[in-house]
RNA sequence: CGGGAUGUAGCUUAGUCUGGCAGAGCGCUACGUUCGGGACGUAGAGGUCGCCGGUUCGAAUCCGGCCAUCCCGA
Repeated sequence: CGGGAUGUAGCUUAGUCUGGCAGAGCGCUACGUUCGGGACGUAGAGGUCGCCGGUUCGAAUCCGGCCAUCCCGA
């Protein structure tokens, strides 16, 4: 320098192909249960979907550029 993969909640990740309310598990908070804790149950908080722009009535999803990590080639 060229090509490819990945990037979504604190962590691990689904959803992207085929655009239409952002989900799950663990963790966290409160309450219940317990002498107390754990486990269990109920409820809740937590996301500018890596960044910027474009297309569209509507973008995590499509298009362009950039950034980070990893792989391959030179």

A computed fold for a 74-nucleotide RNA from a Puniceicoccales bacterium, annotated as transfer RNA. The sequence was found in a public genome assembly. NCBI's taxonomy places the organism under Bacteria, Pseudomonadati, Verrucomicrobiota, Opitutia, Puniceicoccales. Rfam family: tRNA. It is annotated as a transfer RNA. The prediction has a mean pLDDT of 83.